Model confidence (mean pLDDT): 84 of 100. This is a predicted structure of a 512-nucleotide part of an RNA (small-subunit ribosomal RNA, 5' domain) from an uncultured bacterium.
[in-house]
Context: one part of a larger RNA
RNA sequence: GGACGAACGCUGGCGGCGCGCCUAACACAUGCAAGUCGAGCGGGAAUAUGCGAGGAGUAAUCUGAGUGUAUUUUAGCGGCGGACGGGUGAGUAACGCGUGAGUGACCUGCCUCUUACAGGGGGAUAACGUGCCGAAAGGCACACUAAUACCGCAUAAGACCACGGAUCCACAUGGGUCUGAGGUCAAAGGAGCAAUCCGGUAAGAGAUGGGCUCGCGUCCGAUUAGAUAGUUGGUGAGGUAACGGCCCACCAAGUCGACGAUCGGUAGCCGACCUGAGAGGGUGAUCGGCCACAUUGGAACUGAGAGACGGUCCAAACUCCUACGGGAGGCAGCAGUGGGGAAUAUUGGGCAAUGGGGGAAACCCUGACCCAGCGACGCCGCGUGAGGGAAGAAGGUUUUCGGAUUGUAAACCUCUGUUCUUGGUGAAGAGGGGAAGACGGUAGCCAAGGAGGAAGCCCCGGCUAACUACGUGCCAGCAGCCGCGGUAAUACGUAGGGGGCGAGCGUUGUCC
Numbered sequence: 001g002g003a004c005g006a007a008c009g010c011u012g013g014c015g016g017c018g019c020g021c022c023u024a025a026c027a028c029a030u031g032c033a034a035g036u037c038g039a040g041c042g043g044g045a046a047u048a049u050g051c052g053a054g055g056a057g058u059a060a061u062c063u064g065a066g067u068g069u070a071u072u073u074u075a076g077c078g079g080c081g082g083a084c085g086g087g088u089g090a091g092u093a094a095c096g097c098g099u100g101a102g103u104g105a106c107c108u109g110c111c112u113c114u115u116a117c118a119g120g121g122g123g124a125u126a127a128c129g130u131g132c133c134g135a136a137a138g139g140c141a142c143a144c145u146a147a148u149a150c151c152g153c154a155u156a157a158g159a160c161c162a163c164g165g166a167u168c169c170a171c172a173u174g175g176g177u178c179u180g181a182g183g184u185c186a187a188a189g190g191a192g193c194a195a196u197c198c199g200g201u202a203a204g205a206g207a208u209g210g211g212c213u214c215g216c217g218u219c220c221g222a223u224u225a226g227a228u229a230g231u232u233g234g235u236g237a238g239g240u241a242a243c244g245g246c247c248c249a250c251c252a253a254g255u256c257g258a259c260g261a262u263c264g265g266u267a268g269c270c271g272a273c274c275u276g277a278g279a280g281g282g283u284g285a286u287c288g289g290c291c292a293c294a295u296u297g298g299a300a301c302u303g304a305g306a307g308a309c310g311g312u313c314c315a316a317a318c319u320c321c322u323a324c325g326g327g328a329g330g331c332a333g334c335a336g337u338g339g340g341g342a343a344u345a346u347u348g349g350g351c352a353a354u355g356g357g358g359g360a361a362a363c364c365c366u367g368a369c370c371c372a373g374c375g376a377c378g379c380c381g382c383g384u385g386a387g388g389g390a391a392g393a394a395g396g397u398u399u400u401c402g403g404a405u406u407g408u409a410a411a412c413c414u415c416u417g418u419u420c421u422u423g424g425u426g427a428a429g430a431g432g433g434g435a436a437g438a439c440g441g442u443a444g445c446c447a448a449g450g451a452g453g454a455a456g457c458c459c460c461g462g463c464u465a466a467c468u469a470c471g472u473g474c475c476a477g478c479a480g481c482c483g484c485g486g487u488a489a490u491a492c493g494u495a496g497g498g499g500g501c502g503a504g505c506g507u508u509g510u511c512c
């Protein structure tokens, strides 16, 4: 000198764009953050309307169990999604990450393309009902019912399993194609008058996303020198989508290490960011990629995908409810609260846009996101007026009492309207056509008013740009280093003057 997620002191007009718990991965009141589909299913409810046993009435008519149709709605079963999106950095020195390869050892819902198929049956179960238990959370028994829920059978191009033949390729175990015979394996319907559309099943290819393996790279300590028994390898069996001590039985005795094993400490990694001429050094906030975690520890279930933040089970700590028998909870989602701290924001608006989930769609949901609020926290831009104006006014300071300086500075004259205030007008952002804008009556534009509302901070001994007076008297104080202060202090305090930067200026901390 540059930089900062900064803090502190003094000061503070506006706008744009960014950024905002670095500390306690401390504890959390409250609300919201993941639902959706009635065009999968049977019920329930509401409204409208038709029929209507029966009842009242002389009649008109009223009422009305029940039942049909239409619309709306939805607790449950079922489907898809809750594995994305959002948060945090505790753990992790590791194939975690980066980079480059491999997978002839693998998986991939939804999506795209292609081929083929969808025949005929069955048994349940929630809801609902009845009864019962419980303070509650919730649960039990009996009886009933539906499906795109569940289960056989048929069909089998094909896939899979084991076997045979031919051929091609090769990168160790092998891979591809053609073919023979055997075994196993499918399906679901819905909407519509219909056409058709949306789905279903099997198979192939693709796309996307992932799993696994390997080369190289990845902090400090030797005042850590030896470490290791599933340890290293083999055979066999199991397990997995898949290779593998991944797991197990048996066998062998290996394996790693001064090219730093093991142990200890520290730490998420990278793209990048800061600095520097570069080499390098430092950092890993925001944004993007990957990983890990979701009170702590463990476990599996479901599923294409999880060892699952707002799922389940167990254990533990903590908090809450309780009728004392037993239950409920998890903000490292968005706000917000307490606490910690030098320190870090609103319990805001909207789904209008972008994107996501569901749906045939309308649409619903979306604290992702888009906006607004707060904060000079940062960067950038603008303003606080412009021109003229010497009687060099008054006042201040100083003085050798002549003057000098503040100083064109002010007053005063002539202007301007950036900004400001008020009024008017008023967007783009919204798609091929129409509708739909939170921001927002915002930005912009027009008019009027009026210099009116808008300057401070630090420094002036040398380094280092900037000097005098008074006060103080080794006191009070200053200080980054050298050092100032003990009676004329350009170094302390105040004033005048000056220098620097400017809505900021200084100080502190950290890095280069």
Base pairs, nucleotide, nucleotide: 001512002511003510004509006508007507008506009505010504013382014381015380016379017378018377019375020374021340026338027337028336030335031334032333035080036079037078040077041076043074044073045072046071047070048069049068050067051066054063055062056061087293088292089291096218097217098216099215100214101213102212103211106210107209111206112205113204114203115202116201117200119153121151122150129142130141131140132139133138158185159184160183161182163180164179165178166177167176168175169174189198190197191196219265220264221263226256227255228254231253232252233251234250235249236248238246268290269289270288271287272283273282274281275280295316296315297314298313299312318329319328320327321326346372348371349370350369354368355366356365357364358363385415386414387413388412395406396405397404398403419453420449421448422447423446424445425444429439456501457500458499459498460497461482462481463480467496468495469494470493471492477484478483
It matches the Rfam family "Bacterial small subunit ribosomal RNA".